Overview:
This is a predicted structure of a 480-nucleotide part of an RNA (small-subunit ribosomal RNA, 5' domain) from an uncultured prokaryote. Its mean pLDDT, the model's own confidence on a scale to 100, is 83.
Context: one part of a larger RNA
RNA sequence: GAACGCUGGCGGCAUGGCUAAAACAUGCAAGUCGAACGAGAAUCCCCUUCGGGGGAGUAAAGUGGCGAAAGGGCGAGGAAUACGUUUCUACGUACCCUGAGGUCGAGGAUAGGCCGGGGAAACCCGGAGUAAUACUCGAUGUGGUGCCUUCGGAUCAAAGAUUUAUCGCCUUGGGAUCGGGAAACGUCCUAUCAGCUUGUUGGUGAGGUAACGGCUCACCAAGGCUUAGACGGGUAGCGGGUGUGAGAGCAUGACCCGCCGCAUCGGGACUGAGACACUGCCCGGACUCCUACGGGAGGCUGCAGCAACGAAUAUUCCGCAAUGCGCGAAAGCGUGACGGAGCAAUGCCGCGUGCAGGAUGAAGCCCCUCGGGGUGUAAACUGCUGUCAGGGGUCACCAAGAUCUGAAGGAACCCCAGAGGAAGGGCCGGCUAACUUCGUGCCAGCAGCCGCGGUAAUACGAAGGGCCCGAGCGUUGCGC
Numbered sequence: 001g002a003a004c005g006c007u008g009g010c011g012g013c014a015u016g017g018c019u020a021a022a023a024c025a026u027g028c029a030a031g032u033c034g035a036a037c038g039a040g041a042a043u044c045c046c047c048u049u050c051g052g053g054g055g056a057g058u059a060a061a062g063u064g065g066c067g068a069a070a071g072g073g074c075g076a077g078g079a080a081u082a083c084g085u086u087u088c089u090a091c092g093u094a095c096c097c098u099g100a101g102g103u104c105g106a107g108g109a110u111a112g113g114c115c116g117g118g119g120a121a122a123c124c125c126g127g128a129g130u131a132a133u134a135c136u137c138g139a140u141g142u143g144g145u146g147c148c149u150u151c152g153g154a155u156c157a158a159a160g161a162u163u164u165a166u167c168g169c170c171u172u173g174g175g176a177u178c179g180g181g182a183a184a185c186g187u188c189c190u191a192u193c194a195g196c197u198u199g200u201u202g203g204u205g206a207g208g209u210a211a212c213g214g215c216u217c218a219c220c221a222a223g224g225c226u227u228a229g230a231c232g233g234g235u236a237g238c239g240g241g242u243g244u245g246a247g248a249g250c251a252u253g254a255c256c257c258g259c260c261g262c263a264u265c266g267g268g269a270c271u272g273a274g275a276c277a278c279u280g281c282c283c284g285g286a287c288u289c290c291u292a293c294g295g296g297a298g299g300c301u302g303c304a305g306c307a308a309c310g311a312a313u314a315u316u317c318c319g320c321a322a323u324g325c326g327c328g329a330a331a332g333c334g335u336g337a338c339g340g341a342g343c344a345a346u347g348c349c350g351c352g353u354g355c356a357g358g359a360u361g362a363a364g365c366c367c368c369u370c371g372g373g374g375u376g377u378a379a380a381c382u383g384c385u386g387u388c389a390g391g392g393g394u395c396a397c398c399a400a401g402a403u404c405u406g407a408a409g410g411a412a413c414c415c416c417a418g419a420g421g422a423a424g425g426g427c428c429g430g431c432u433a434a435c436u437u438c439g440u441g442c443c444a445g446c447a448g449c450c451g452c453g454g455u456a457a458u459a460c461g462a463a464g465g466g467c468c469c470g471a472g473c474g475u476u477g478c479g480c
Base pairs, nucleotide, nucleotide: 002476003475004474005473006472009351010350011349012348013347014346015344016343017309024305026304027303028302031066032065033064036063037062043056044055045054046053047052073262074261075260083186084185085184086183087182088181089180091179092178096175097174098173099172100171101170102169103168104138105137106136107135114127115126116125117124118123143156144155145154160167161166162165188234189233190232195225196224197223200222201221202220203219204218205217206216207215237259238258239257240256241252242251243250244249264285265284266283267282268281287298288297289296290295315341317340318339319338323337324335325334326333327332354384355383356382357381364375365374366373367372388421390416391415392414393413394412398409424469425468426467427466428465429450430449431448435464436463437462438461439460445452446451
């Protein structure tokens, strides 16, 4: 964050699975770079002995780089390794900014492609051969690291590309940003939980880490916490805030922002500047699916959607035009982030459903003391107006950036027609604003509390009248 009943004209701005962190069909949600690399279908040009060869070159695929740790979702767990406030530092930081120096020489592979093979599939195997900013070795050493300090030795780098002006690459100092770590204080209920603890508390040494530390290990000591509530049990994401209240407080944590945690359940590491990684990998469990029975595949707590649950919560929509992010020199590509539209009176706000005139006052209905009274200027009727909705036209802005670029919308202005298309709900005994008649007869029923109803019921049901709100009105639930 409501739901339900009756009713329902328009617009703006918001909000919309609170229950099953139960299970999910289908599509989409993370790519990009040819200015790192080899090869190159389609297509075009040239040559041709008509077999083919050469050049240009798009797409898909591959090697390589960067990104994929962001953005998006949810709140299960967690009562302190969390969060909030204030301090501290034994640390790291890709991309970005800035300073200094460098970019020399050599080599071997491998994917793709080709040939061959296995398998139902997923996919896999063998052979010959190929490129790089992929990989390896050597050199140099501003500088870094670290040992010894005899101020000397040891060890560690690099990659090129193009449109020739740039962009890169390596080492290192500083910065910025973001993060890691530590302390104090604050943070729910329970004593029908009173004692808890053995890596436990401290020391020495070592290992490990980016870094401190029982973080881990060996040895030594016997400590450490606790009625100011340890330990145990229950419940719970925390804060900015939100609701209420004069405040103190009480309750709460939907939407938006910050932090934390999680990604079918449990465990583990790999890669990397950064993860122990939602749409990566491995192992085990549960579940689902495919199978040729040998074996394989999957993870919506992303956006839609389905089924289930439930009182209850929306479209399998449009677009990358804007903002932002990733990649790219750029053009650009991608982006269910985002921008929009759709549905829902779910909320807040605005507007309308006409305006003026019109009777000692029509009809109908209701009441009556039968004289009259009420509905009531209400209607009819007359004269107008034109909001909204409808039709047509002009046209700014969202577009930055010279040209071009708008998905969805469209302000403002002008014209047209015509009162037409737009009112209901609850209540009327007291609390509590609003009264009569008839029906009923402790029946049928009402009810938040007090209480009404047993033959004149302002309390039940209906009608007339009235009161309160009004595109809403009531009921229920929850909080103050």